This is a predicted structure of a 73-nucleotide RNA (transfer RNA) from a Gammaproteobacteria bacterium. Its Rfam family is "tRNA". Rfam classes the family as a transfer RNA. The coordinates come from a structure-prediction model, not an experiment, and the mean pLDDT is 81. The sequence is in RNAcentral, with records from ENA. Lineage of the source: Bacteria > Pseudomonadati > Pseudomonadota > Gammaproteobacteria.
RNA sequence: UGCGGUUAGCUCAGUUGGUUAGAACAUUUGCUUGACAUGCAAAAGGUCACAGGUUCGAAUCCUGUAUCGCACA
Numbered sequence: 001u002g003c004g005g006u007u008a009g010c011u012c013a014g015u016u017g018g019u020u021a022g023a024a025c026a027u028u029u030g031c032u033u034g035a036c037a038u039g040c041a042a043a044a045g046g047u048c049a050c051a052g053g054u055u056c057g058a059a060u061c062c063u064g065u066a067u068c069g070c071a072c073a
Base pairs, nucleotide, nucleotide: 001071002070003069004068005067006066009025011023012022018056027043028042029041030040031039049065050064051063052062053061
């Protein structure tokens, strides 16, 4: 200097901007069992890294900052 990542506790998805931001695992509760495990159902959990801009409308587009990784010098 260039490129990529940052979304739930963890790992990740989110199609070229549009109705409520999702999955699996984990957690909690209930059912099932003599009890546990497994299984089933439900719930809770998110300022979409931060700030600003564009737009009727931004996780998504633009700019800057932070942080992590890779490459080149």